[in-house]
RNA sequence: CCUUAUCAAGAGCGGCAGAGGGACAGGCCCGACGAAGCCCGGCAACCUAAGGUUUUAUACUUGUGGUGCUAAUUCCUGCGGGGAAACCCGAAAGAUGAGG
Repeated sequence: CCUUAUCAAGAGCGGCAGAGGGACAGGCCCGACGAAGCCCGGCAACCUAAGGUUUUAUACUUGUGGUGCUAAUUCCUGCGGGGAAACCCGAAAGAUGAGG
C1' cells in the first nucleotide's frame, strides 16, 4: 500500500511519572481533585488454543497464547443526499483485527 470485517455495548476512587492529551483542521472538551508514557488490574473475543455439537462445517462455552481496547457514538463536524427544523441516511477519513 491492497482486500476484508467491525467501530451505539464493555472495562480501576491502584503504583511510577510529571504536562500535556482527545489522528488531521475547525469546534467542543479532558488535565496539578494530576495529561502523555510505563507497570499492574480490567474489558472484549478479531486471530489462536482447549472444550463441545455435527457426517463435515457452523452455532455455542472457556479465555491458554497473539493483538486490541480501557472520558465523551470513531466526542462532534469536515463530502453527498433527505428534511421547514430538530434530526436522519450514506460516503470519505481514521482506528483495530485478519489475510496479501